Glycine riboswitch aptamer from a soil metagenome, 77 nucleotides, folded computationally.
The RNAcentral record of the sequence draws on MGnify.
RNA sequence: GCACGGGAGAGCCCGGCCAUGCGCCGGCGCCGAAGGGGCAACUCCUCCCCGGAACCUCUCAGGCCAACGGACCGUGC
Numbered sequence: 001g002c003a004c005g006g007g008a009g010a011g012c013c014c015g016g017c018c019a020u021g022c023g024c025c026g027g028c029g030c031c032g033a034a035g036g037g038g039c040a041a042c043u044c045c046u047c048c049c050c051g052g053a054a055c056c057u058c059u060c061a062g063g064c065c066a067a068c069g070g071a072c073c074g075u076g077c
Stems, first nucleotide, its partner, number of pairs: 001077006011028001013027005018021001029064003035060001036058003042052002
């Protein structure tokens, strides 16, 4: 990397529209585990610099019934 399996959190809130659709627009509230930003233990190095770096943090993006997606984990190649 590929295939298969597992895989959390938080609204099925309020208003409006008509085309009545798991729709669109606006508002309020909320979540962290795609991605992205920040700090940093630690790591690299003789040391510094440089580089790497969390499930911490921000919530830009994304998401808030299910499905999809999904970090990550397991098995096989």